[in-house]
RNA sequence: UACUUAUCAAGAGUGACUGAGGGAUUAGGCCCUAUGACGUCCGGCAACCUCCAUUUCAUGGAACGGUGCCACUUCCUACAGAAUGAUUCCAUUCUGAAAGAUAAGUC
Numbered sequence: 001u002a003c004u005u006a007u008c009a010a011g012a013g014u015g016a017c018u019g020a021g022g023g024a025u026u027a028g029g030c031c032c033u034a035u036g037a038c039g040u041c042c043g044g045c046a047a048c049c050u051c052c053a054u055u056u057c058a059u060g061g062a063a064c065g066g067u068g069c070c071a072c073u074u075c076c077u078a079c080a081g082a083a084u085g086a087u088u089c090c091a092u093u094c095u096g097a098a099a100g101a102u103a104a105g106u107c
Base pairs, nucleotide, nucleotide: 002106003105004104005103006102007101008100013042015041016040017039021032022031023030026078027077028076029075043070044069045068048066049065050062051061052060053059054058074099079096080095081094082093083092084091085090
């Protein structure tokens, strides 16, 4: 880098430093931000790997360790289908896909 599987509506600071942009990418929208964003440290959350027990397809518990995460549903929409409303264009809702993120595994 590629592929496979699982998950993605919950949860997590009135801390310290820094100092201007940030919410993945493209476009549109909507937001956060000098009452300090992003980032780093500390702190915390969660429980994929891990560990323990059991009635071992699984359930319950732990949190030393490897990761991860800590505005907004992956912030929303984009592609396809369905329903409703309007009938040129479209709007709303739902479902699925795509893309992405994270974990474990394979090459």
Predicted 3D model of a 107-nucleotide RNA (SAM riboswitch aptamer (S box leader)) from Robertmurraya korlensis.
The prediction has a mean pLDDT of 81.
The organism belongs to Robertmurraya, within Bacteria.